Model confidence (mean pLDDT): 85 of 100. This is a predicted structure of a 554-nucleotide part of an RNA (large-subunit ribosomal RNA, domain I) from Halobacillus litoralis.

Context: one part of a larger RNA
RNA sequence: GGCGCACGGUGGAUGCCUUGGUACUAGGAGCCGAUGAAGGACGGGACUAACACCGAUAUGCUCCGGCGAGCCGUAAGCAGGCUUUGACCCGGAGAUUUCCGAAUGGGGAAACCCACUGUUCGUAAUGGAACAGUAUCCUAUACUGAAUACAUAGGUAUAGGAAGGCACACCCGGGGAACUGAAACAUCUAAGUACCCGGAGGAAGAGAAAGCAAACGCGAUUUCCCAAGUAGCGGCGAGCGAAACGGAAUCAGCCCAAACCAGAAAGCUUGCUUUCUGGGGUUGUAGGACACUCCUUUGGAGUUAUCAAGGAGGAAGAUAGACGAAUCGAUCUGGAAAGAUCAGCCGAAGAGGGUAACAGCCCUGUAGUCGAAAUCUUCCUCCCUCCGGAGUGGAUCCUGAGUACGGCGGAACACGAGGAAUUCCGUCGGAAUCCGGGAGGACCAUCUCCCAAGGCUAAAUACUCCCUAGUAACCGAUAGUGAACCAGUACCGUGAGGGAAAGGUGAAAAGCACCCCGGAAGGGGAGUGAAAUAGAACCUGAAACCGUGUGCCU
Repeated sequence: GGCGCACGGUGGAUGCCUUGGUACUAGGAGCCGAUGAAGGACGGGACUAACACCGAUAUGCUCCGGCGAGCCGUAAGCAGGCUUUGACCCGGAGAUUUCCGAAUGGGGAAACCCACUGUUCGUAAUGGAACAGUAUCCUAUACUGAAUACAUAGGUAUAGGAAGGCACACCCGGGGAACUGAAACAUCUAAGUACCCGGAGGAAGAGAAAGCAAACGCGAUUUCCCAAGUAGCGGCGAGCGAAACGGAAUCAGCCCAAACCAGAAAGCUUGCUUUCUGGGGUUGUAGGACACUCCUUUGGAGUUAUCAAGGAGGAAGAUAGACGAAUCGAUCUGGAAAGAUCAGCCGAAGAGGGUAACAGCCCUGUAGUCGAAAUCUUCCUCCCUCCGGAGUGGAUCCUGAGUACGGCGGAACACGAGGAAUUCCGUCGGAAUCCGGGAGGACCAUCUCCCAAGGCUAAAUACUCCCUAGUAACCGAUAGUGAACCAGUACCGUGAGGGAAAGGUGAAAAGCACCCCGGAAGGGGAGUGAAAUAGAACCUGAAACCGUGUGCCU
């Protein structure tokens, strides 16, 4: 030096575990903010760095409920206190809530600086102190008020509203790529996607036919299944790609404008016009106004639209909780019984968790039953509130105008200009008025369906920052969230931003009193413990790597 055996060190794999995650289910909730949010800074404890909690009333204050013996958080300790006159803790309603932040008196390098007005305190006086108010924009009202006479602009005051955050989700709208595919590339595709901006709600958007259709027609919208990868579109390439019918979910319908009537105001040309308010009225087999006739007061509806403001009572649920069966059984093993053997019991409860190994009967719970002073949600009842209906006539009037539609240029429609209907935008033109108008995929006729140019509308649908209860042939610490641990931390970067590592003593600290060596670290005894090769560098403790001893070989 090599090989082997034994015993170690180092290291932290593996096994086992789970406080944390992941994906979902059911129910709830789906907003907060000038009454100052979200998010922070700085403070508050006898001792206090951090986290958590709170705000100069600061580890807390008040009231109302629950609970019932301990309590003063994590977190030990010492000191000092509180508590059956009910503490601590849990729930409901309040009070307080520094400074920054939309930040809003002005400024500003956020958490700071400096004011004005009013009231009060204080000083001999000045200085000083406390409290309240003081931003901008919009709307309304009032008072003022230029050039400029009336007026208007402007100004002042008061009242109401807005602003900002976010759940990196869902929705609507305004803008809007490229890589890529077409095996290159330009129309096309990717894709109206990503991304930016605006706006809103718990959903949003759409919505009561100027619809679909072509039969005995249907009767708002939305979503799903099907139709169907069909009809079509397409350098007819790559690709794009419907709709009706049918079947389901859910169902709900309404209000204006106008004609006409009444009232008020303004204008001036003095008998008209305009504006406002109330009545009236809302549709296609046309309807309404108008004229006439008849019926009608007990019938319907209701705060989620349809027209609209509330009150009382009750029930259920949510936000604390309460009761809750059955072995303190025997023996054995063991450090420990919940294990084994034997003998019992409960069960509307044999879900789960814990307890020194595996517990229906030890603890907590579970099934079941009960419970709210206060706040909230839903439903019901009563009070209450709201609302007239039908017919005949066909003379006159009304029925949404720079609209419909057309030309040109674009866009959306599955549809790329095509035979291109339909919808929208720009531009130039520009109707009809019920003997009217639109559509049925150019266009015309016939026929059929419908009534645009005003508005509102629940449910079925989409999503999940969050709350409660639960589930898993999901993960188990290089996995699962980046984060099981004081993690968006430490650290890196001027910044936008990037972004870790790190779990396990033991049943219980019983965490090694005391002695010895040593300056200490550390170790040897002793002791605890089932175990200390479980001693905090702590379960198990693989391999690489490093040793000690020994056998054999050289």
NCBI's taxonomy places the organism under Bacteria, Bacillota, Bacilli, Bacillaceae, Halobacillus.